The prediction has a mean pLDDT of 75. This is a predicted complex of two RNAs, RNase P RNA and transfer RNA, with 518 nucleotides together.
[in-house]
RNA sequence: AAGGAAGCCCAGGCGGUCGCCGGUUCCCCUUUGGGGGGACGGGAGGAAAGUCCGAGCUACACAGGGCAAGGUGCCGGGUAACUCCCGGUCGGCGGAAGCGGAAGGAAAGUGCCACAGAGAGAAGACCACCGGGGCGGGUUUCCUGUCCCGCAUCCUGCGCCCGGUCGAACGCGCCGGUGGCGGGGGUGCGACGGAGCUUUCGGGCUCGGUCGGCCAGGUUGAAAGGGUGCGGUAAGAGCGCACCGGCGGGCCGGGAGACCGGCUCGGCCAGGUAAACCCCACCUGUAGCAAGGUCAAAUAGGGACGCGUAUAGGGUGGCCCGCCCCCGCGUCCGGGUAGGCUGCUUGAGCCCGUCGGUAACGGCGGGCCUAGAGGAAUGAUCGCCCAGGGGACGGUGGCAACAUCGCCCGGGACAGAACUCGGCUUACGGACUUCCAAUCUC
RNA sequence: GGGCAGGUAGCUCAGUCGGUAGAGCAGCGGAUUGAAAAUCCGCGUGUCGGGGGUUCAAUUCCCUCUCUGCCCACCA
Numbered sequence: 001a002a003g004g005a006a007g008c009c010c011a012g013g014c015g016g017u018c019g020c021c022g023g024u025u026c027c028c029c030u031u032u033g034g035g036g037g038g039a040c041g042g043g044a045g046g047a048a049a050g051u052c053c054g055a056g057c058u059a060c061a062c063a064g065g066g067c068a069a070g071g072u073g074c075c076g077g078g079u080a081a082c083u084c085c086c087g088g089u090c091g092g093c094g095g096a097a098g099c100g101g102a103a104g105g106a107a108a109g110u111g112c113c114a115c116a117g118a119g120a121g122a123a124g125a126c127c128a129c130c131g132g133g134g135c136g137g138g139u140u141u142c143c144u145g146u147c148c149c150g151c152a153u154c155c156u157g158c159g160c161c162c163g164g165u166c167g168a169a170c171g172c173g174c175c176g177g178u179g180g181c182g183g184g185g186g187u188g189c190g191a192c193g194g195a196g197c198u199u200u201c202g203g204g205c206u207c208g209g210u211c212g213g214c215c216a217g218g219u220u221g222a223a224a225g226g227g228u229g230c231g232g233u234a235a236g237a238g239c240g241c242a243c244c245g246g247c248g249g250g251c252c253g254g255g256a257g258a259c260c261g262g263c264u265c266g267g268c269c270a271g272g273u274a275a276a277c278c279c280c281a282c283c284u285g286u287a288g289c290a291a292g293g294u295c296a297a298a299u300a301g302g303g304a305c306g307c308g309u310a311u312a313g314g315g316u317g318g319c320c321c322g323c324c325c326c327c328g329c330g331u332c333c334g335g336g337u338a339g340g341c342u343g344c345u346u347g348a349g350c351c352c353g354u355c356g357g358u359a360a361c362g363g364c365g366g367g368c369c370u371a372g373a374g375g376a377a378u379g380a381u382c383g384c385c386c387a388g389g390g391g392a393c394g395g396u397g398g399c400a401a402c403a404u405c406g407c408c409c410g411g412g413a414c415a416g417a418a419c420u421c422g423g424c425u426u427a428c429g430g431a432c433u434u435c436c437a438a439u440c441u442c
Numbered sequence: 443g444g445g446c447a448g449g450u451a452g453c454u455c456a457g458u459c460g461g462u463a464g465a466g467c468a469g470c471g472g473a474u475u476g477a478a479a480a481u482c483c484g485c486g487u488g489u490c491g492g493g494g495g496u497u498c499a500a501u502u503c504c505c506u507c508u509c510u511g512c513c514c515a516c517c518a
Stems, first nucleotide, its partner, number of pairs: 001439001003436005009430002012385007020043002023040007045414001049425002052423005057288004064321004069284005074088005089103001090101001092099002104279002109277002111273003126218002129213003132148007149190008158182003161177005191210002194207005226244006245269002247266008292342004302333006313325003335517003349368008386412001389409003393406005443514007452467004461498001469485005491507005
């Protein structure tokens, strides 16, 4: 220096002319409904936006109980309240300044983990390794090669599964089931390779075998049930031991707490997913100013359908209870009015000072009033100036790049209150301050 | 102003306790015909509205933005 991070501020300024919307006040006209004119003063935002959260306010009971549904989820504080803000803890990202975290429970239970793979949850045996058995070969206390299957049938509720029961429902539980898949066991047949007996050398008969271990290595995957070493073993393995790591229990110390540190015990080694169901704790009644109140005007107090004669219907919204109202009610079609006032802008308000607090914020004192329209006003134009942009023009400096002054062009983003606040998110132009130093240059 | 619903192929729509997306019509190529229609055979076309997050994995779950559509007052 490019770059990056945090914080704070502004939202073009001044003047002239012509308008627009409210307010106060004065004058004139009037058919008392109102109309016109003058003066003074006010008139968009940091997001007015999205309507994503939280409230005020209003109606329904001063919003009550249960189920369901939804939300929140480390700790402490702030606040009217919050899913917001502040401070901290833990873990993550970054080289740093710093940033971001829906961060309870997976050791309550259930589900899911496609493809690939032997195996996807307290798993598995494909290759490889090892034992055992059969047969064979050799240099014969040993070494080595090869093989260790298939089908049918029966039994077993053993795992899944299926049916029933309980129940609002799912799951659990209980009862039943061999229909399907799998596991275990028995029997038979075939095949393979043997042994024995027999033979008329073609064969026949009988007997027994085809079984296990292991998870350290390879392979698959996003993920394969701690790591290193020694021992151990047929081969292996937390199988045993030492050290390291994690988890859980106990104790001690620090802290308000989340949590941190230490000692000790236990081979306990336990996958992920809860922004899947769920469990735990806490919170939540529904609707919205087109809410609601009030005055006035108008008509067909009509038709169809449904429910119901009080254990109903409405307020009431997913259901039940409760409360209140009422003696018919609801939905749809049709009919009428599309007017005034109010709610309405003084409010958890803004600014300054001071005190408390790390801070968010709070207390006290002083000052200020700052749009209230109702399809919607806050604008247009001229002059000067300001921030930033462009130029093939001119002057000065310079070899040039370029710098500076003048002139010309052009020019300020995002965006417009609609009952009101507190937040969040999104859109967006510029200025300033502080900090960082991976990289480049000196 | 307030309250809701939706966006998947050119068009109309399926697809939900997460596992790599389909149907009909349209379109294209071939067969048939002198040529065409109809018929038969075959074929592809997708940022699942955009972005971010959770997850091994997102059309699907969560957040946010954008676009489109719908509803509302009072009286009897």